The prediction has a mean pLDDT of 80. This is a predicted structure of a 93-nucleotide RNA (Glycine riboswitch aptamer) from a Rhodanobacteraceae bacterium. It was read from a public genome assembly, where an Rfam model found it. The source organism's lineage runs through Bacteria, Pseudomonadati, Pseudomonadota, Lysobacterales and Rhodanobacteraceae. Of the family's consensus pairs, 89% are formed in the model.
RNA sequence: CUCUGGAGAGACCGGCCCUCGAAACAUCGAAGGAACCGGCGCCGAAGGGGCAAGCAGCACCGCGCUGCGAAACUCUCAGGCAAAAGGACAGAG
Numbered sequence: 001c002u003c004u005g006g007a008g009a010g011a012c013c014g015g016c017c018c019u020c021g022a023a024a025c026a027u028c029g030a031a032g033g034a035a036c037c038g039g040c041g042c043c044g045a046a047g048g049g050g051c052a053a054g055c056a057g058c059a060c061c062g063c064g065c066u067g068c069g070a071a072a073c074u075c076u077c078a079g080g081c082a083a084a085a086g087g088a089c090a091g092a093g
Stems, first nucleotide, its partner, number of pairs: 001093005010040001012039004016033002019030004041081003047077001048075003054068005
C1' cells in the first nucleotide's frame, strides 16, 4: 500500500431554505432538507489533553516540590450520534 472484519451515541428541537394549501409577498397549516446558524441531550475507536509505577533534579530529620512518564483508563478540545463515509485495532497478501 491492497483486501477482509471492525463498536458506541437524538434521521432531536428551533432558526433558515424550498414546495403546497387557506384568502395575499403578511399570517397560519402541512410535507421536505441531513448544507449553514443556535440550543439541549448523548458517544469514544481519527487526532489531541491528563496520570500510576519508575527515573531524574531540588529540598531534606521527616513530610514534600518540580520535570519526564503508557493504555482500549480518564477528559471530551476536536470528531461523531439512520444509511453512506470515517474508524482505533485485528487477520491475510